[in-house]
RNA sequence: CGAGUUUGACUCUGGCUCGGGUUGAACGCUAGCUGUAUGCUUAACACAUGCAAGUCGAACGCUUUUUUGCAAAAAAAAGAGUGGCGAACGGGUGAGUAACGCGUGAAAUUCUACCCUUAUUGGAAGAGAAUACCUUUCAGAAAUGAAAAUUAAUACUCUAUAAUGCCGAAAGGUUAAAGGUUUAUGCCGCCUAAGGAUGAAUUUGCGUCUGAUUAGCUAGUUGGUAGGGUAAAAGCUUACCAAGGCGAUGAUCAGUAGCUGGUUUGAGAGAAUGAUCAGCCACACUGGAACUGAGACACGGUCCAGACCACUACGGUGGGCAGCAGUGAGGAAUUUUCCGCAAUGGGCGAAAGCCUGACGGAGCAAAACAGCGUGGAGGAUUAAGGUCCGUGGAUUGUAAACUCCUUUACCUAGAAAAGAAUAUAUUGACGGUAUCUAGGCAAAAAGUGACGGCUAACUCCGUGCCAGCAGCCGCGGUAAUACGGGGGUCGCAAGCGUUAGCCGAAAUUAUUGGGCGUAAAGAGCCUGUAGGUGGUUUGAAAAGUCGUUUGUUAAAGAAAACAGCUUAACUGUUUAAAAGCAAUCGAAACUUUCAGACUUGAGUAUGGGAGGGGUAGAGGGAAUUUUUAGAGUAGCGGUGGAAUGCGUAGAUAUUAAAAAGAACACCGAAAGCGAAAGCACUCUACUGGCCCAUUACUGACACUCAGAGGCGAAAGCUAAAGGAGCAAAAAGGAUUAGAUACCCUUGUAGUUUUAGCUGUAAAUGAUGGAAACUAGGUGAUGGUAUAUUUAUGUCAUUGCCGUAGCUAACGCGUUAAGUUUCCCGCCUGGGAAGUACGCUCGCAAGAGUGAAACUCAAAGAGAUUGACGGGGACCCGCACAAGUGGAGGAGUAUGCGGUUUAAUUCGAUGCAACGCGAAGAACCUUACCAAGAAUUGACAUGGUAUAAAGUUUUAUGAAAAUAAAACGUGCUUCUUUUUAUAUCCAUAAAAAGAAGAAUAUAUACACAGGUGGUGCAUGGCUGUCGUCAGCUCGUGCAGUAAUGUGUUGGGUUAAGUCCCGCAACGAGCGAAACCCUUGUAUUUAGUUAGAAUCUAAAUAAACUGCCGAUGUCAAAUCGGAGGAAGGAGAGGAUGACGUCAAGUCAGCAUGCCCCUUAUAUCUUGGGCUACACGCGUACUACAAUGGGUAUGACAAAGGGAUGCAACUUUGCAAAAAGAAGCCAACCUCAAAAACAUACCCUCAGUUCGGAUUGUAGAUUGCAACUCAUCUACAUGAAGCCGGAUUCACUAGUAAUCGCUGGUCAGCAAUACAGCGGUGAAUACGUUCUCGGGUCUUGUACACACCGCCCGUCACACCACGAGAGUUGGUUGCACCUGAAGUAGCAGGCCUAACCGUAAGGAGGGAUGUUCCUAAGGUGUGAUUAGCGAUUGGGGUGAAGUCGUAACAAGGUAUCCGUACCGGAAGGUGUGGAUG
Repeated sequence: CGAGUUUGACUCUGGCUCGGGUUGAACGCUAGCUGUAUGCUUAACACAUGCAAGUCGAACGCUUUUUUGCAAAAAAAAGAGUGGCGAACGGGUGAGUAACGCGUGAAAUUCUACCCUUAUUGGAAGAGAAUACCUUUCAGAAAUGAAAAUUAAUACUCUAUAAUGCCGAAAGGUUAAAGGUUUAUGCCGCCUAAGGAUGAAUUUGCGUCUGAUUAGCUAGUUGGUAGGGUAAAAGCUUACCAAGGCGAUGAUCAGUAGCUGGUUUGAGAGAAUGAUCAGCCACACUGGAACUGAGACACGGUCCAGACCACUACGGUGGGCAGCAGUGAGGAAUUUUCCGCAAUGGGCGAAAGCCUGACGGAGCAAAACAGCGUGGAGGAUUAAGGUCCGUGGAUUGUAAACUCCUUUACCUAGAAAAGAAUAUAUUGACGGUAUCUAGGCAAAAAGUGACGGCUAACUCCGUGCCAGCAGCCGCGGUAAUACGGGGGUCGCAAGCGUUAGCCGAAAUUAUUGGGCGUAAAGAGCCUGUAGGUGGUUUGAAAAGUCGUUUGUUAAAGAAAACAGCUUAACUGUUUAAAAGCAAUCGAAACUUUCAGACUUGAGUAUGGGAGGGGUAGAGGGAAUUUUUAGAGUAGCGGUGGAAUGCGUAGAUAUUAAAAAGAACACCGAAAGCGAAAGCACUCUACUGGCCCAUUACUGACACUCAGAGGCGAAAGCUAAAGGAGCAAAAAGGAUUAGAUACCCUUGUAGUUUUAGCUGUAAAUGAUGGAAACUAGGUGAUGGUAUAUUUAUGUCAUUGCCGUAGCUAACGCGUUAAGUUUCCCGCCUGGGAAGUACGCUCGCAAGAGUGAAACUCAAAGAGAUUGACGGGGACCCGCACAAGUGGAGGAGUAUGCGGUUUAAUUCGAUGCAACGCGAAGAACCUUACCAAGAAUUGACAUGGUAUAAAGUUUUAUGAAAAUAAAACGUGCUUCUUUUUAUAUCCAUAAAAAGAAGAAUAUAUACACAGGUGGUGCAUGGCUGUCGUCAGCUCGUGCAGUAAUGUGUUGGGUUAAGUCCCGCAACGAGCGAAACCCUUGUAUUUAGUUAGAAUCUAAAUAAACUGCCGAUGUCAAAUCGGAGGAAGGAGAGGAUGACGUCAAGUCAGCAUGCCCCUUAUAUCUUGGGCUACACGCGUACUACAAUGGGUAUGACAAAGGGAUGCAACUUUGCAAAAAGAAGCCAACCUCAAAAACAUACCCUCAGUUCGGAUUGUAGAUUGCAACUCAUCUACAUGAAGCCGGAUUCACUAGUAAUCGCUGGUCAGCAAUACAGCGGUGAAUACGUUCUCGGGUCUUGUACACACCGCCCGUCACACCACGAGAGUUGGUUGCACCUGAAGUAGCAGGCCUAACCGUAAGGAGGGAUGUUCCUAAGGUGUGAUUAGCGAUUGGGGUGAAGUCGUAACAAGGUAUCCGUACCGGAAGGUGUGGAUG
């Protein structure tokens, strides 16, 4: 520092997500040790038990016990009580609090126990009355209480003394005390005053969260006077007087919250947070109250009320862990009912000492940070095992084993601290702990997450849109690196991952540091208040600003240096800066303030000027409609075409006259005016603004503006007029599947006027206002200057093009969207939604303001390439047109669908399946069905054994097969033996044995086999667009980029063919050419009779080469000559980049899956040939341009040995029996047919047509029933030229005629592939149909129009609004009641000290009462939350229903405001925008 994600791709805008850090965390898996820190974030919920505040006998009396003592008494210990000090600290918690609560800086109007200092010439003199404890009696369950009697004090009271204290102007008045002790020149206390220190109270400047859908709040309220009151100022309180005080710089109200030092994060600015530690505040079951005291309105005190709990003898009584442990509950979640006062600190005490859950320690918890370890070195036949595999190997992996070494840790034993304040003696919870030494054993010690991209790390198996994963994009539908498991790898490591929160990334609230033409965003326009900002110049001031110095901002933390624990974490010491606030002294450029001056901003005056600027009044003609009159006759009107409508009761058209209302042709224009909305016949009156010129005047008077005010199209509303035309609604006619629309005929509100309301529009330049600066060119409008004759300037306004610059691009560009300044408004992902609720305005319609839950990962802008358009331009094609002949009707053949069947095997399905795979289904083929068999198999390779192989016969059987019999012993090599020849070698023959080759049989296992699945796993091949002219590349150039250019343009061509031009220059795949056939000629060669005929090889020939015209001097086109052939001579083969997941696993090959006594194999029979039907492709016909019979001509190209067969004979014939020739330029199939000639038929279901059927035959073949072909005789169906619609063909073509071949035993061939014979018609032309190509345009499409997409309705789920009401919380106001308590009052009751002889008084107590007042009650409001029958819209859902509104001219251009209407999208009216 960035990355992923919108698209086919690109740039931008913009959200979502990730990578980082962090935590008082929790959860999952796992776990060796040590140190340092941390540990109820939830229920301020309830608490059993123990402890957490006591101490002092040197303040006091008493009781008990023990010891000593005869006793008195003394000593010691224990106990409660009086008294003093403490208990207001320490410890806990964060409920409340938005506040002088906290932070920071000031101020002055106060108190302060213990402590210190001073008074060193301060004081402490007398007297008295009680009382607790104890004892007795009484009440009570208890808690406790009452009465009587007795006693002490540093308890209490009085007198005296008195200033330096207090009051007072003064005079004067008033106010103290306590002793104890271990006998001390002591110590500890007591009283008064002043000062200090410490602590506390008060006031104040500044700072301190969110909401305006909280805008007004306040009666003790603001101030004054007087009284009261406090430690102290003060409405703190009371009475009276005045009417103030606070608030858009946000009062009041509501919500939330302890604040801070700090902590986390961040580069910083900031943002979030406020555990532990530290400062302040608040609270102590909830609420109220005071007492005591130096200090409290008091956590472990009191009183009252309330809730809860406990005890009870039912009369009462007691309690408060938010102290330390601990329990229950809540919760995802947070520890021991531990040790010790040894240290530090606190209380009391003269002290010893006692107390201390503060604190010091230990325990529990990976809950955080830091450190250490789980071994080190060597070790290859790269072991075994695992995994993968191309079967060769690779990997786990030096990893292990194995050898040597070490011992942090652990175990055993020994030694042993500091922490202690101490010189001597006493004192250690931790703890026999840290640490050290010796010995022993590699010994006890690794997990977790990930591995599609982001993001480091890949394979196998299983699963099959299932199970599941997922942070985002997304993965899974049979080959998943994404699920689950295995192996391997990567990351971190005693931890790892997940979840949650916060900061960052996020410049995604932008001060640093964003934007607003089209992405979200400029208010419809103006006036103007507060506010903000503001021209030139002089002087002064010193508020801002800058600087010096001082104080302060606690410590801790953070930073730096050094130091202590073995290191680190941790800790200690020292140091420094920044910044804030306050004070002080300075500076004076800028801003500001005050005083003065100026003229350029602004304004005024003067002279001209233009204008649909506004308001009111008057006038005018054209048109329309209506009415009247004339004249006139059958239609008018309207549309794509019609109809509704009007008209013989006289329309329309026409002439004249009259009336009415509305709007103002031409001029007229990207022209003018206005702030915008808007403004147009002419004239008049009144009136606002603007421009130019000139010289004067004022002297900054300016700019922008929250709130506020005004204007504001159309529609709409109220009231009154008016109403010609037009025209929502409505009615009718059409169109249509429907047509609540588009079209037509009518037609009401409305449109017009006046007076009001409404306040919105695509109110748009989608561009706020003002000022300055930054090239030009060319038009227009209004002035003006100089020359003067149409030139050059200048000011203002209004257009176009364009430089720099800007912009994501489009584009903007002196009229900025450029460069700057000032002010205002607005934006922060899409949807929900401009909706809900609340409030304001409005007569209403509605307007303004304006959310959330929930949901998605996008929504969007611009540009690019395609595709598409019921967009445009150009071009081509048997595409249409012009013709010829067909299909569709009949019969038959054949293929398909469907149906049927045991099976009717499978595939092909718009063009581009359907006489297609199949160039031959009786068996075979054959894949299907039934039945029968057999299981290493019909076929391949390998082991062992046996046998040569093989041939024939019999039985059973449908066959396969099973069972048996007979014949047959071979070939090659080697060894041995024998025989023959021979001296030997050697040769030949025979016998025996061994091995081998081929084949067969038996047997075991590896395996064979599959026309089983997947053509959407594939190869190969093929179809198609299309023989269409296209498809690309390199370099350069343009663009941020996708891409463009080239390849577009002007011509031309069959052609991206060629030429010219051009930021392009070249090149490739295609086109063309090269190849084959054919047409002409020559040469050569050949033969099976010959041939200048044929055959087959080479060559020649055609190239726009020549002439003319056109054309850009081009390419080329048109015409002509010559020529066998002329502009590609004709035909064929040849098929670019790609498209269709096109076709084929059944031609072949092949991955994966599946079957293995069967989905493999054999056999017989059947089926593929079925038949109510539908479709395709053909054949034959319907006849006379014909049919029949007879006779006679003329081809080409092919085939032939398991063959073609002449010829002869037999048969009506199919054919049969003989048989020559031919391995073919020789022989043969072989007859060509249409045609010609002659005769018959004469328009009819026929001498047309031949289906169908019967009989008899022939041939092939083991076999002809299902199910072959042919022949003869007989039979003689439909059919008389074919609806909508549709196909082929442009010349040797169509049409028509026959011939041949392959497959093949035979044939279903009317098919397919070829061959020749005869041989036409037509093409004006490109408007239309179909297909294609190029350019351009629009697009919301990119799976690309078979696209996308809108709304109602139906169903399910989710959140929300309304809702009769209902249940709670908080709170305001009014009233009632009113505990405890302070204060006041009362004086009936009681009363030791003082006064008084006494009576009595002073004082005190209890009691009563008044004010205030907690809780409670009643009523009425506000606010908030839950529930709620029903209801409303919204969102999301699989392939539901209805239509098709939008995107293309989306088929009626779309959209905005408004009104009406309609199942729904929507339609129409009116005005507006162009997006």